A computed fold for a 71-nucleotide RNA from a Candidatus Komeilibacteria bacterium, annotated as transfer RNA. Its mean pLDDT, the model's own confidence on a scale to 100, is 86.
RNA sequence: GGGGGAGUAGUUCAGUGGUAGAAUGUGGGUCUCCAAAACCUGAGACGAGGGUUCGAUUCCUUCCUCCCCUG
Numbered sequence: 001g002g003g004g005g006a007g008u009a010g011u012u013c014a015g016u017g018g019u020a021g022a023a024u025g026u027g028g029g030u031c032u033c034c035a036a037a038a039c040c041u042g043a044g045a046c047g048a049g050g051g052u053u054c055g056a057u058u059c060c061u062u063c064c065u066c067c068c069c070u071g
Base pairs, nucleotide, nucleotide: 001070002069003068004067005066006065007064010024011023012022013021018054026042027041028040029039030038047063048062049061050060051059
């Protein structure tokens, strides 16, 4: 240089055009002599720009970061 893959919550991952989810972590509460566990409840995210579309995490494109293959 060429080709391919990944980027979504603090973390690990779902989500193939129509209300963004789970587990875990975290804040509060119940329980307990205290704590843990358990249960209830809350907050928290689509890498950046542009395009297509009535509507984009999803499709197209450029860039950024990481990984793999190849020269």

About this RNA:
It matches the Rfam family "tRNA". NCBI's taxonomy places the organism under Bacteria, Bacteria candidate phyla, Candidatus Komeiliibacteriota. The sequence was found in a public genome assembly.